Predicted 3D model of a 347-nucleotide part of an RNA (small-subunit ribosomal RNA, central domain) from an uncultured bacterium. Its mean pLDDT, the model's own confidence on a scale to 100, is 88.
Context: one part of a larger RNA
RNA sequence: CUGGGUGUAAAGGGAGCGUAGACGGAUGGACAAGUCUGAUGUGAAAGGCUGGGGCUCAACCCCGGGACUGCAUUGGAAACUGCCCGUCUUGAGUGCCGGAGAGGUAAGCGGAAUUCCUAGUGUAGCGGUGAAAUGCGUAGAUAUUAGGAGGAACACCAGUGGCGAAGGCGGCUUACUGGACGGCAACUGACGUUGAGGCUCGAAAGCGUGGGGGGCGAACCGGAUUAGAUUCCCUUGUAGUUCCACCCGUUAACGAAGGAUUCUAAGUGGUGGGGGAUCCGCCCUCUUUGCUGCAGCCACCGCAUCAAUUAUCCUUCCUGGGGAGGAGGGCGGCAAGGCUAAAACUC
Numbered sequence: 001c002u003g004g005g006u007g008u009a010a011a012g013g014g015a016g017c018g019u020a021g022a023c024g025g026a027u028g029g030a031c032a033a034g035u036c037u038g039a040u041g042u043g044a045a046a047g048g049c050u051g052g053g054g055c056u057c058a059a060c061c062c063c064g065g066g067a068c069u070g071c072a073u074u075g076g077a078a079a080c081u082g083c084c085c086g087u088c089u090u091g092a093g094u095g096c097c098g099g100a101g102a103g104g105u106a107a108g109c110g111g112a113a114u115u116c117c118u119a120g121u122g123u124a125g126c127g128g129u130g131a132a133a134u135g136c137g138u139a140g141a142u143a144u145u146a147g148g149a150g151g152a153a154c155a156c157c158a159g160u161g162g163c164g165a166a167g168g169c170g171g172c173u174u175a176c177u178g179g180a181c182g183g184c185a186a187c188u189g190a191c192g193u194u195g196a197g198g199c200u201c202g203a204a205a206g207c208g209u210g211g212g213g214g215g216c217g218a219a220c221c222g223g224a225u226u227a228g229a230u231u232c233c234c235u236u237g238u239a240g241u242u243c244c245a246c247c248c249g250u251u252a253a254c255g256a257a258g259g260a261u262u263c264u265a266a267g268u269g270g271u272g273g274g275g276g277a278u279c280c281g282c283c284c285u286c287u288u289u290g291c292u293g294c295a296g297c298c299a300c301c302g303c304a305u306c307a308a309u310u311a312u313c314c315u316u317c318c319u320g321g322g323g324a325g326g327a328g329g330g331c332g333g334c335a336a337g338g339c340u341a342a343a344a345c346u347c
Base pairs, nucleotide, nucleotide: 003319004318005317007301012315014201015200016199017198021194022193023192025088026087027086028085029084031082033081034080035077036076037075038074039073040072041071042070049065050064051063052062053061054060091191092188093187094186095184096183097182098181103177104176105175106174107173108172109171110154115149116148117147118146119145120144121143125136126135162169163168206247210243211242215241216240222234223233258314259313260312261311266292267291268290269289270288272286273285274284275283276282296303297302320347321346322345329340330339331338
C1' cells in the first nucleotide's frame, strides 16, 4: 500500500457553519470525453511462455508459434458516466395558518434563607463531635422581636418532562431574536449530501486589568484522631466561586455510538400537534422521547424503526505493549499550558 476495522479489544474529530473535492432524483433530445467495438501502424532483438529440433542427457544452443494486457491514427455504437439544451415534482427550500418549549441576548422586578449592623426582651451558656477541644460569650453571646445593609442562588412546581449543534439552559415580567413541529399544498424547480484545509462556538479550573465579596471554600494556621497524621472530623479562613470587557481551548466534552438517505415483526408508556368517532371508555396519523422484544447483527456483553439490521455516499481515525501523548522542530498562548508529533532502546 492493500485488506480489515473504529459502543466495551487500537481507532469517531468536543460541536457547528462551510471552501476545494467526492458523490448525487425523474424524463426527452444532441454530442461522443470516459466506456464498448472493427481496421491499420507500432509495441527492436535477446529473455519469459509454448510446439519442435541439435550437442549421448541436461545446462546450453537453433527454428516456429503466440504473447508483450500498451500507445497512436481512423471507422462505428450510444445502454451507463460525463457535458450541453429542454421539461417535471417526489429530494431540498419558500409561503400562509397554528400551538409547545429552563433555546439565546438585554433590561427591570420579587420572595424565602444565610451573614453583618442598629435597637428591644433576656441570662449563662453557645457552638461543634463518635467523644472532645480549638472558637464565640458577663465588654451580655446563643435564643427571640423590630428595622436596615449586602451578595449569591432561585425551594415547592419538577417529571428516564421540555429546549438547544455541542458546551449547556430552571423565580417572575417585558423587549429583541434563533430553531424545531403540526396543518394547507400556493410558489421555486435538484437549488441536494458530505466536507480535507478554514472560520465560529465551546463546562470547570486557570491567567491579566477593573468592580464585587453574603454563603461556600483549594492553600495556610489552629483543635482533635493516631505509633505518626503533611489525610478523613472540627473552629477559623486567602485565592476562587460573582459581574464587565478580553485571553485560555481542554474533559469519562460519553449514548465511550461521525453525518446523510434507505429497508426491515410486534407490544407498552411519556411530550407536542392534526383528524375521526362519541353520553364516557376509544380509533387513526405526524414529530419527539423511554421500556420490552422478533428477524438480522455481534468475540462477549448486548443492539434491535432513536440499530450495533439491510444498502449507498462522504468524512475522521486505527494498525502489538512500553518508551510517549513524551523529545526535537514548528504554530498558537501573557503564562499555565495547548496543537502537531518521531526515534533509539526494550518485551